[in-house]
RNA sequence: UUAUCAAGAAAGGUGGAGGGAUUGGCCCUGUGAAACCUUAGCAACCCUUAAAUUUUUUAAGAAGGUGCUAAUUCCUGCUAAACAGCAAGAUAA
Numbered sequence: 001u002u003a004u005c006a007a008g009a010a011a012g013g014u015g016g017a018g019g020g021a022u023u024g025g026c027c028c029u030g031u032g033a034a035a036c037c038u039u040a041g042c043a044a045c046c047c048u049u050a051a052a053u054u055u056u057u058u059a060a061g062a063a064g065g066u067g068c069u070a071a072u073u074c075c076u077g078c079u080a081a082a083c084a085g086c087a088a089g090a091u092a093a
Stems, first nucleotide, its partner, number of pairs: 001093005010039005018028003024075002040069003045065002047061006073088001077086003
């Protein structure tokens, strides 16, 4: 810089009090937080294969590089009539 963010997908071990970005709220958490590890899974950004009207689109796939697996990015900011736009954040290239 560009794209996406209402879908989807968790068990075990170590650990032992925090966590959900930030403010306020509201939640999760000793029926075990964060973090680390193992295994499993989800998705399909990169990627692979095929086709076409070929600087792209469509369909299928998942070996590899990431990511993710409470709650809409949990809600909340600004414009505002708004599942709109912008900002901020996250992820990918």